[in-house]
Context: one part of a larger RNA
């Protein structure tokens, strides 16, 4: 990994409803007792009456002195019993902890200890001592130094032995920790072999939470025990009718759960319900405004307060100060409003629809997503995050957006060989136009911005022009003068003032380069030469450029495409869905019944079947003229399923109806078993 079998809402009681029977103002009995057996009996339970704390009264009562009041009654239905539901106690749908408590085994492993043994080639270094010699000193005792003797050490180097450095190898290993090779110690706090002690909140521990039998931050083995699990997964046959919610309030509450909301069945009830016209109310949001708050630009204003001068005080006069109310002109507002929509909301009437609501049983949901509006938060970031309001997805298939829950376009009862269109498309890929008609763009633009362009169209308005214009070429561009000042210098051209005359067709007391300053080159001004449009400016369409990412082109899905297959405006065809419509059918609703209308569905609530195992029908009926079972192959039904037929097998099967369940497997890193 496959395959086969096995696996998960039961049972018992107690309460509640639907339903079905019995009995009924009464319903039924347990334990038990009687009895052949039916059946009787039997405490007591509900019900037929309530009020009171209660004695008590009683259609009444309680309270009061008495009423008022309060809580009941004035006409009935129940009760047992059976199947479904659900809910409470129990293991309670099935599987899963880590724990937790008791009682007991464990120190052949390892931790110390305790008794008894045992073991360490060789080599090296030479401590203490020393009644020996010799020399020295010393009166001596004896020191000292050599020499000899001597053999100490948690001393050396190295085997055996023990240990476990580093490295490679092994990593479904040869091995649940070893091989190799290198390496510590190797007379010592050594090593070790047998035997015995100490243990589970206990023990040992040169201490590392280390070790206590491959198991330690509390060992194993049983037991309570199916510990609990708001968390994970799993939970088996078909169809049919309806179909949600991811919200509020609370919550030692946020992964749960109660109550409402929103589904879903029966039951009653009512026009209470949407939806669209008219009409009719309130309102203070957008929007606009500034009379009010609050904030704000400018100008006038000029009040009061400081400063000065003056003064017996009073006070007068000043001010580069201070600037309040006030007037004029402009503005801002989620916590301004003298105003004020559209929605939306209340009411009423009247059309169409066909719904609401109340009871009762059952429920599931309390983790949303995205899109579009309105707004808060954030950085007018976020596939962010709170919220309103509508869609879709969830729980929606089908057809477009290349794929693409949440975007467009449409909701799938069924079959098929039909037909018309949505959205989107018609060159190939690909089903439909290489259709008209008008312009645009040259950028493969056809996906992006502030900006940027003598790109290109189109439209307007000005100026200029045969009295020759716009570029262009040849020429000219003087004089007075080197204007005055300044200045080291300043001659048009550092800088200040002033900016005048001549000669001219025409040339500035000069607009740029430029010299130290002059020189010099252009400008502007005019001539000629030439010969038809020429120059500014506003719109408006397309285009440049701006233009950088990450595995490979890769921002039309490719091919490709250029009077286009690209944008722009047009008008005509076609194509395109599970839509609509047209044949057949199928089921359920409905007061028009040869007809309309409905039949997407997750959680989830209702309905109706199909299959197994028993069992009673059944002492029936099939069966060796072949019984389940196989294995084939055809056939019936909407499905789960049936049924014949052929071959096998060889002995039990078992219609109908009903009744009981160990009743239905693909999935639980499920369980056993086999390959």
């Nucleotide at each position: 990994g496959c395959c086969a079998a096995u696996a998960a809402g039961u049972u018992u009681a107690u309460a509640u409803a639907u339903a079905u029977g019995g009995u009924a103002a009464g319903u039924u009995u347990a334990a038990g007792u009687u009895u052949a057996a039916a059946a009787a009996c039997a405490a007591g339970a509900c019900g037929u009456a309530g009020c009171g704390a209660a004695a008590g009264c009683a259609a009444a009562u309680u309270u009061u002195a008495a009423a008022a009041a309060g809580u009941g009654c004035u006409a009935g239905a129940a009760u047992c019993a059976u199947c479904u539901a659900u809910a409470u106690a129990a293991g309670a749908c099935c599987c899963g902890a880590a724990g937790c408590u008791g009682a007991g085994u464990g120190a052949u492993c390892u931790a110390a200890c305790c008794a008894u043994g045992a073991a360490c080639a060789g080599g090296u270094u030479g401590a203490a001592g020393a009644u020996a010699u010799u020399a020295c000193g010393g009166a001596a005792a004896c020191g000292u130094a050599a020499u000899u003797c001597g053999g100490a050490g948690g001393a050396c180097c190295g085997a055996a032995c023990u240990c476990g450095u580093g490295u490679c190898u092994g990593u479904u290993g040869a091995a649940a920790a070893a091989g190799a090779u290198u390496g510590g110690g190797a007379u010592g706090a050594u090593u070790u072999g047998u035997g015995g002690u100490u243990a589970g909140g206990a023990g040992c521990g040169a201490a590392a939470g280390a070790c206590u039998a491959a198991u330690c931050a509390a060992a194993c083995u049983c037991a309570g025990g199916u510990a609990u699990a708001g968390c994970c997964g799993g939970u088996u046959u078909u169809c049919u009718g309806c179909g949600a919610a991811a919200u509020a309030u609370a919550u030692u509450u946020a992964a749960g759960u109660a109550u409402a909301g929103c589904c879903u069945a029966u039951a009653a009830a009512u026009a209470a319900u949407u939806u669209c016209u008219u009409a009719u109310g309130g309102g203070g949001u957008a929007g606009a405004g500034c009379a009010c708050u609050u904030u704000u630009a400018a100008a006038g204003g000029a009040a009061u307060g400081g400063g000065g001068a003056c003064u017996u005080u009073u006070g007068u006069c000043u001010u580069a100060c201070u600037g309040a109310a006030c007037u004029u002109u402009g503005a801002a507002a989620a916590a301004c409003u003298a105003c004020g929509a559209a929605u939306a909301c209340g009411u009423a009437a009247g059309a169409a629809a066909g719904u609401u609501u109340u009871a009762u049983g059952g429920a599931g949901u309390c983790a949303g997503a995205c899109u579009a509006u309105g707004g808060g938060c954030g950085c007018u970031a976020a596939g962010g995050u709170c919220u309103a309001u509508a869609g879709u997805c969830a729980a929606g298939a089908g057809g477009g957006a290349a794929a693409c829950a949440g975007c467009c376009c449409a909701g799938a009862c069924u079959a098929a060989u039909u037909g018309a269109u949505a959205a989107g498309g018609u060159c190939c890929u690909c089903a439909a136009u290489u259709g008209u008609a008008u312009g645009u763009u040259a950028a493969g633009u056809g996906a992006a911005a502030a900006g940027u362009a003598u790109g290109u169209a189109a439209a307007a308005a000005a100026a200029u022009u045969a009295u020759g214009a716009c570029a262009a070429u040849u020429a000219u561009a003087a004089a007075g003068u080197g204007g005055g000042c300044u200045u080291g210098g300043a001659a048009g051209c550092a800088g200040c003032c002033a900016u005048c005359u001549u000669u001219u067709u025409g040339a500035g007391a000069a607009a740029g380069c430029g010299u130290a300053a002059c020189a010099g080159c252009u400008c502007a001004u005019u001539a000629a030469u030439c010969u038809a449009g020429u120059u500014u400016u506003u719109u408006u369409g397309c285009u440049u450029c701006g233009a950088a990412a990450a595995u490979g082109u890769a921002a039309a899905g490719a091919g490709a495409c250029u009077u286009a297959a690209a944008c722009u405006u047009u008008u005509a065809a076609c194509c395109g869905a599970a839509u609509c419509a047209g044949u057949a059918g199928a089921u359920a609703a409905u007061a028009u019944a040869u007809a309309u209308u409905a039949u997407g569905g997750u959680a989830g609530c209702a309905g109706a079947a199909c299959g197994u195992u028993u069992g009673a029908u059944a002492u029936g009926u099939c069966u060796a003229u072949g019984a389940a079972g196989g294995u084939a192959u055809u056939u019936u039904g909407u499905u789960a399923a049936a049924a014949a037929u052929a071959c096998u097998g060889c002995a039990g099967a078992u219609a109908u109806u009903c009744a009981a369940a160990g009743u239905g497997a693909g999935c639980a890193u499920a369980u056993u078993g086999g390959c």
Model confidence (mean pLDDT): 83 of 100.
This is a predicted structure of a 675-nucleotide part of an RNA (large-subunit ribosomal RNA, domain II) from a wastewater metagenome.
It matches the Rfam family "Bacterial large subunit ribosomal RNA".